[in-house]
RNA sequence: UCCCGUUGAUCCUGCGGGGGGCCACCGCUAUCUCCCUCCGACUAACCCAUGGGAGGCUUGGGAUACCGGGUAAGGUAUCCCGCCGCACGGCUGAGUAACACGUCGACAACUCUUUCUCGGGAGGAGGAUAACCCCGGGAAACUGGGGAUAAUCCUCCAUAGGGAAUGGGGUGUGGAAUUCCCUCAUUUCCGAAAGGGAUCGGGAUAAUCCUUCCCGAUUCCGCCCGAGAGGAGGCCGGCGGCCCAUCAGGUAGUUGGCGGGGUAACGACCCGUCAAGCCUAAGACGGGUAGGGGCCGUGAGAGCGGGAGCCCCCAGAUCGGCACUGAGACAAGGGCCGAGGUCCUACGGGAUGCACCAGGGGCGAAACCUCCGCAAUGGGUAAAAGCCUGACGGGGGGAGGGGAGAGUGCCUGGGGUUUUCCCCAGGCUUUUGGGGAGUGUAAAAAGCUCCCUGAAUAAGCGGUGGGCAAGAGGGGUGGCAGUCGCCACGGGAAUACCCCCGCCGCGAGCGGUGGCCUCGUUUAUUGGGCCUAAAGGGGUCGUAGCCGGGCUGGUAUGACCCUUGUGAAAUCCGUGGUAAUAGUACCACGGGCGCGCAAGGGUUACUACCAGCCUAGGGGAUAGGGGAAGCCGAGGGUAUUCCUGGGGGAGCGGCGAAAUGCAGUAAUCCCAGGAAGACCACCCGAGGCGAAAGCGCUCGGCUACCCUACUCCCGACGGUGAGGACCGAAAGCUGGGGGAUCAAAAGGGAUUAGAGACCCCUGUAGUCCCAGCUGUCAACGCUGCGGGCUACCCUGUCGGGUGGACCUAGAGUCCACCCGGUGGGAAAGGGAAGCCGUUAAGCCCGCCGCCUGGGGAGUACGGCCGCAAGGCUGAAACUUAAAGGAAUAGGCGGGGGGGCACACAAGGGGUGGGGUGUGCGGUUUAAUGGGACCUGACACCGGAAAUCUUACCGGGGGCGACAGCAGGAUGAUGGUCAGGCUAAAGACCUUACCGGACACGCUGAGAGGAGGUGCAUGGCUGCCGUCAGCUCGUGCCGUGAGGUAUCCUGUUAAGUCAGGAAACGAGCGCGACCCGUGCCCGCAGUUGCGACGGGAAUGGUUUCAUUCCCGGGACACUGCGGGGACUGCCGGGGAAACCCGGAGGAAGGCGCGGGCGACGGCAAGUCCGCAUGCCCCGAAUCCCCCGGGCUACACGCGCGCAACAAUGGGCGGGACACUGGGAUCCGACCCCGAAAGGGGAAGGAAAUCCCCAAACCUGCUCUCAGUCCAGAUUGAGGGCUGAAACUCGCCCUCAUGACGGUGGAAUCCCUAGUAAUCGGGGGUCACUAUUCCCCCGGUGAAUACGUCCCUGCCCCUUGCACUCACCGCCCGUCAAGCCAACCGAGUCGCCUCCUGGUGAGGCCUGGAAAAACCAGGUCGAACUGGGAGGCGGCGAGGGGGGCUAAGUCGACACAAGGU
Repeated sequence: UCCCGUUGAUCCUGCGGGGGGCCACCGCUAUCUCCCUCCGACUAACCCAUGGGAGGCUUGGGAUACCGGGUAAGGUAUCCCGCCGCACGGCUGAGUAACACGUCGACAACUCUUUCUCGGGAGGAGGAUAACCCCGGGAAACUGGGGAUAAUCCUCCAUAGGGAAUGGGGUGUGGAAUUCCCUCAUUUCCGAAAGGGAUCGGGAUAAUCCUUCCCGAUUCCGCCCGAGAGGAGGCCGGCGGCCCAUCAGGUAGUUGGCGGGGUAACGACCCGUCAAGCCUAAGACGGGUAGGGGCCGUGAGAGCGGGAGCCCCCAGAUCGGCACUGAGACAAGGGCCGAGGUCCUACGGGAUGCACCAGGGGCGAAACCUCCGCAAUGGGUAAAAGCCUGACGGGGGGAGGGGAGAGUGCCUGGGGUUUUCCCCAGGCUUUUGGGGAGUGUAAAAAGCUCCCUGAAUAAGCGGUGGGCAAGAGGGGUGGCAGUCGCCACGGGAAUACCCCCGCCGCGAGCGGUGGCCUCGUUUAUUGGGCCUAAAGGGGUCGUAGCCGGGCUGGUAUGACCCUUGUGAAAUCCGUGGUAAUAGUACCACGGGCGCGCAAGGGUUACUACCAGCCUAGGGGAUAGGGGAAGCCGAGGGUAUUCCUGGGGGAGCGGCGAAAUGCAGUAAUCCCAGGAAGACCACCCGAGGCGAAAGCGCUCGGCUACCCUACUCCCGACGGUGAGGACCGAAAGCUGGGGGAUCAAAAGGGAUUAGAGACCCCUGUAGUCCCAGCUGUCAACGCUGCGGGCUACCCUGUCGGGUGGACCUAGAGUCCACCCGGUGGGAAAGGGAAGCCGUUAAGCCCGCCGCCUGGGGAGUACGGCCGCAAGGCUGAAACUUAAAGGAAUAGGCGGGGGGGCACACAAGGGGUGGGGUGUGCGGUUUAAUGGGACCUGACACCGGAAAUCUUACCGGGGGCGACAGCAGGAUGAUGGUCAGGCUAAAGACCUUACCGGACACGCUGAGAGGAGGUGCAUGGCUGCCGUCAGCUCGUGCCGUGAGGUAUCCUGUUAAGUCAGGAAACGAGCGCGACCCGUGCCCGCAGUUGCGACGGGAAUGGUUUCAUUCCCGGGACACUGCGGGGACUGCCGGGGAAACCCGGAGGAAGGCGCGGGCGACGGCAAGUCCGCAUGCCCCGAAUCCCCCGGGCUACACGCGCGCAACAAUGGGCGGGACACUGGGAUCCGACCCCGAAAGGGGAAGGAAAUCCCCAAACCUGCUCUCAGUCCAGAUUGAGGGCUGAAACUCGCCCUCAUGACGGUGGAAUCCCUAGUAAUCGGGGGUCACUAUUCCCCCGGUGAAUACGUCCCUGCCCCUUGCACUCACCGCCCGUCAAGCCAACCGAGUCGCCUCCUGGUGAGGCCUGGAAAAACCAGGUCGAACUGGGAGGCGGCGAGGGGGGCUAAGUCGACACAAGGU
């Protein structure tokens, strides 16, 4: 301070994640020092073995033992009585939502051991008991009886003194004095004391001294009373700090009075009695959770979270209760009782309580030694020395945390491929390490000083796709294994998995998990929102609350200022000092913090309050006006249906089309009359009224409202509004009425795969009225109410007013302005944008309601309401990375507009049926190799495969450059006669020979691969599409994606052109260009031409024909070059572009045909044409050979061919092309053959020679027939190519003559030299094309009014929940699995409350006093019975929900989503 994640992209909303700090635990790793701090808090306030943790005094008293001694000086130890302490210190956080804590006050309602100060005092008398002795009980723990004794033990008397009540007097403080203080009197009550040591002196006892006892003096320690000080405590009050309202009412000692009890003391603390109060929306009561604070973490702060350690307070001591002692306790290492646990027991009884220090078990993710010492600090005791002290001071353990520091080496030479790197040798330094001496310490240790030794003893953890710093390095894996906080990686080339290497970050640490704060203005006080993203309550009135116009005076509530007190210390900040350094620790000083509270003084602008006044808000009066405002009543109108009568006659009705239905018992239709119920056309308007819902024939009545005008009156009376009350469309419900129309449900008819719908025919609730209920809605302006302010205004309309103009003089028309309402457009401004914009969504004020990711869910449970339906309130578990808003570009639409195409239409000819050729599928097979699959695969891979091709199958054989290792002159590899094997082969085997150096036996590595991947690629290609589009620069608009330009109008084949327009230009496309063709001209003239002239030969009667030659340059042709067409001209339309018509012209308005194919898309096709990355095979997936297969055949499909005949077939005769090809090739011509063909052979590497037409014309025949149609199939014979035609070629002849008589649904091509039809050439090729492909010419049509209906395309626009883009998206049931929650007959357990019983024990009263005991009262743990409420576990079954790659059925939503 941000970053990533919703999208094709964008902005926004919103959440998820990342990031930072702190705490605990975990993983890997770990050299050292110093300082501080922490360590069974989190779970089990679970349980504990063992040891220790509170004693001291002998100078209070008694006694025992021992030592010493002279029996008793003295000393030591122990027991008992006594005194002080054990209420501190230490631990823990269960309980507690409370005066527990914090803070500020109060006690006029209190207490106090010890300490200090001051004043006073200690006279007398008496008594008991332990230790001890004696005798008992008991297993033990322990305990009973008798006897003796002392005191600083106990009791009594006295004195001092104190308390209370009543009365009197007095001083002071204070808000207040009765209860304070002083004093007097009376009454009453209580009522003290303790000694000891030392020294000196005296006396008694005793044999002197000593001891013992007594007395006195001094002194020390004690004792008693009172007052004060200091300190500690008790009690009371104000204020402050958790969650739930799905807890809304709670309360019987409850609230208060009086009297009493109790306490140190106030008090319903307790008792008796009287009254009926008390608390509560400012949250009582209930439930959940929790010790509180100083402080701690985080944060810029405000806050949010926490309450470990240290300090203060509270509470607890296994659970519960109780009192005793005491100054103080209801008492952690005291007592009693109950409960449960453990232990001992002789079964009779007993013992015990680590939330103290260590330590153990258990629990758990989670936490140490059964250490040393009282040397220091502090505590208890004592006169003191001293004793005791798991408080404490130290040490040990712990990667607990924080801070600071150091090190893991340096130099030289050599070597390893250079280098930061590694190795070796030598040297240097020595913090740290090892050793020693001193000092240090309670004792140690560390540390310090000195000496010796030795680079020795010391680096990891996490990451490396983005966020986020660091690899597009290698290997492995192959949607697997795995990663991942989030987004996302992995399906064969993984910068994301697992290793290696490198790199990045931090470093004695580094990461992970969980929690908290921050991030996060994501609960918004600072600092958010609510038209469409979540969010305005359906509306009005109004309670509490909150807020409130102008002026004056006052008070001083808030507010502000000053002063004082307090807000402990520690923590925090600053400075300095100490320590070796330090940001750390300690100390000193200062500051700050505790944002507070209290007291005193002051100010009065604002707020508040009090008093008075004002009129701008609000209300009222007067006058005029307005309306579908509401309610009630009366009246009317047309239509509809039904009924009656008449007319009338066979259909009516209904639909896309129909049918059901109605109709001869007379419908529909027409006329007349009647009945019923509902409704109120036109007027009617984006008009009016109302709070909203809503309100529409006319008239009347009642009620309410609003507007305007002018003055007047009241004088802030106002705004909003939690709860609450009322109103509230339609549907629905209850009761009663009514029922014409329409019409859920229902019935029928259609549609459909189905049709529980849409359409049609019927039709019941209901629709209408009265009374009542319901209380919802897209109750919408998706916009709460009120007030003020902010351009123009521009424009329309409704009500009123003022002024003016006109005037038909009307309640007239028009114009301007003012007020009020209601619409449209727009400035500023706002907004994510769409948009809003004086009727705000702008700028402000007041008040209310509501929101906080999506789903679960407006569901469950609870409560309230309702007759029910249901409504209001309203969660959680779980699940999910988004769900959304607005706008953008595209795509799409059974949306719209415009334009176009053999798209349809208008025509011509086909395909689809049969036969056959061929390709594909399928099947078969040893193999039937592979690719291509809508268009855009399928006579396609130029793919007509006998071998070859050939990639497939079967069989056989061959091949390793280079390097290393076995082996090899005892002869390798290789070659070879013969034999064997074989289809064949020195390939192999047998035998033998030649030969002379290598070496495939092994490991790597190669050659080769038509092996894989076209989803790794290049290149090439197809289609969209010859469609008219696709972009760029600058400017402008927009937050942005993006738009504009490229739009609009006209026009075009065209984004072609013109005009307009915030665009101006430009590029790739279009066009132009290139080729062919059509007209003309020029040039050229062989191999072409042959008019004209001449000549020759042959045939023929001449004309003539053929051939040749010489002229020729006319025509044609061939080739080259040029001209020609430009809307140039005329008429009409038009702004122009351009269009229509015309002239001329060979040709017109791109002449005709081709080449040329924008940006891109289809992961389209091709690794099998070639190239190529990666992977694989590598003695076989390589290479060669033989044979087979690609030709299979029950079938399905595509593209063709020939047909089905007479516009024809057959036979005969006759004619006219252009492309193009030709060398072991085209082959004239001649001969043979019936033909295919054969044998010869001229010419021709070609405008020279050769290969060349058919349809057509004509004559004859056939006569509608499975035929003289058609030709499949089959048989026989023959020919050609080739090594070879069996599988499996082609041709000829004869024979055979099948199916087929115009082809269902459907579907294809074609707009002119086109379709159709006819043949020709080439490709392939040894041979094989009537059928394939490409090309060539011959003959040569029909039709196009027109349109967008079908199929598509282009532009504009619109909607969208689509964007791998409608072959899209997406919903629900059902089926399967998993998960959590809900309901659930019941069942099990826990907690709380109420109540009954039993009841340990305590307290009080009484029994004259007293322990025991007895009686009464009261409290009462525990156990137990009953009831109420709450929570939890299990639960047959039930209903829904969520989630889960490829299940079923439909098609509800998104485009008018096809209703």

A computed fold for a 1459-nucleotide RNA from an uncultured Nanoarchaeota archaeon, annotated as small-subunit ribosomal RNA. The RNAcentral record of the sequence draws on Greengenes. The coordinates come from a structure-prediction model, not an experiment, and the mean pLDDT is 80.